Molecule: c-di-GMP-I riboswitch aptamer
Organism: Firmicutes bacterium UBA5473
RNA sequence: AACUGAUAAAGGCAAAUCUGUCGAAAGAUAGAGACGCAAAGCUGCGGGCCUAAUGUCUGCUACAGGGCAGGCGAUGGCGGCCGAGUUGCCACA
Numbered sequence: 001a002a003c004u005g006a007u008a009a010a011g012g013c014a015a016a017u018c019u020g021u022c023g024a025a026a027g028a029u030a031g032a033g034a035c036g037c038a039a040a041g042c043u044g045c046g047g048g049c050c051u052a053a054u055g056u057c058u059g060c061u062a063c064a065g066g067g068c069a070g071g072c073g074a075u076g077g078c079g080g081c082c083g084a085g086u087u088g089c090c091a092c093a
Base pairs, nucleotide, nucleotide: 004091005090012037013036017032018031019030020029021028022027035080041086042085043084045083046082047081048078049077050076055072056071057070058069059068060067061066
């Protein structure tokens, strides 16, 4: 010094679940709570995944309006899915 990470030290974050709030949902957020994490800090840049509202297509009902069901579909989301960029504590071997 970091492309390394220990039966180390000081710390940090916070899964599932519960309650409240926001949201169509995915999910986010506050509190409680700790499964775990050496970046489980930050950034939706790439891939992948989740939801499917406005919308659109098909079918049914039906005179029509409307209603119901299904499909497509991010502009919504996931950084604790994997990369990428960037910042950072300590220093055994």